The prediction has a mean pLDDT of 75. The RNA shown here (Bacterial RNase P class A) has 391 nucleotides and comes from an Acidobacteriota bacterium. NCBI's taxonomy places the organism under Bacteria, Pseudomonadati, Acidobacteriota. A source record names the gene rnpB.

[in-house]
RNA sequence: GGAGUCAGCCAGGCAAUCGCGGCCUCAACAGGGCCGAGGAAAGUCCGAACUCCACAGGGCAGUGUGCCUCGUAACGCGAGGGAGGGGCGACCCUACGGAAAGUGCCACAGAAAAAAUACCGCCUCGUUCGGCGAGAGCAUCGCCGGACGUGGUAAGGGUGAAAAGGUGCGGUAAGAGCGCACCGCGCCUCUGGUAACAGGGGCGGCAGGGCAAACCCCACACGGAGCAAGGUCAAAUAGAAAAGCAUUCCCGAAAGGGAUGAAGGAUAGCCCGUCCGACGCUUUAGGGUAGACCGCUGGAUCCCAGGAGCGAUCCUGGGACUAGAUGAAUGAUUGCGCCUCGACUCUGCAGAGUUGAGUGAACAGAAUUCGGCUUAUGGCUGGCUCCGGAA
Repeated sequence: GGAGUCAGCCAGGCAAUCGCGGCCUCAACAGGGCCGAGGAAAGUCCGAACUCCACAGGGCAGUGUGCCUCGUAACGCGAGGGAGGGGCGACCCUACGGAAAGUGCCACAGAAAAAAUACCGCCUCGUUCGGCGAGAGCAUCGCCGGACGUGGUAAGGGUGAAAAGGUGCGGUAAGAGCGCACCGCGCCUCUGGUAACAGGGGCGGCAGGGCAAACCCCACACGGAGCAAGGUCAAAUAGAAAAGCAUUCCCGAAAGGGAUGAAGGAUAGCCCGUCCGACGCUUUAGGGUAGACCGCUGGAUCCCAGGAGCGAUCCUGGGACUAGAUGAAUGAUUGCGCCUCGACUCUGCAGAGUUGAGUGAACAGAAUUCGGCUUAUGGCUGGCUCCGGAA
């Protein structure tokens, strides 16, 4: 210098003026004072607080999680570790229980994709053909090679992502855990570790490959909806309820009483018909809508110091109050200082001063509140690793 990897920090500071939202002060107005976005406020993916609904108990179904220990209010989150995998390395990744409970799948290729099988090949034997040799010749025998058939084999070749433990030696007709050594694997056991697991010893010739983010099995956990939760106050209008009245009729000399109060009353009792009344007024209480208020921000809160722990985290002490809007505020301008770049001046250099310009950029905008995860994004700093160069 380059490439990479892992962490940490910042998201501009101060002041003035104007504007906006909230709170306090004030009887009220005016005025004054204080406060006013983020690391992700985002996605709404997990876990909780809080609220309402449901709920004897058990089971089925469904969903989720799945190495171990610890942390936490809780988690599918975090920390530390184990195992496996990737990278030369710093370091990174992993839904990482069960495939011998059962079912299913494994394209193409290949003999065969799972209690199997044999395409080429290798070997034995038989038949037959050819050559050579022994033999005077025939017969016969031996050797070599070819074809066909019977049987053996799974070492080698070939197919595939994956082929029935691997390598080597022995062994065999050729081969084969057939035998042996090492590696791997299974069972038993010992040691270390809280555990996952690791290491050692012994026994076993070795056992049906892979896929469970395929169905499934095993273990564990889980009621539902969400601040538009939920609660308080409560207008107008309409409907419905209750009380009183108007109305009409009856009794009575009157005072008054009774009935009715519209599903009614009168017409002598009843029926038909006819007539009157035309759905009224006042008050009360309740439900509920608009609207207003509460929930609503002080909390598993934040900062600092000390202590425990490898760490996540926890304990103790001190300090701080830090947005609560509801069409929804959190903005603008100016000045100073800081940062970057250029020019000039001074100085031996480092550097200092003057002046001008630029920029404060990215992602993004609270809506009940927390703990996480994920995603988006500008810049700065440091540790470590690898490579190259110089001294």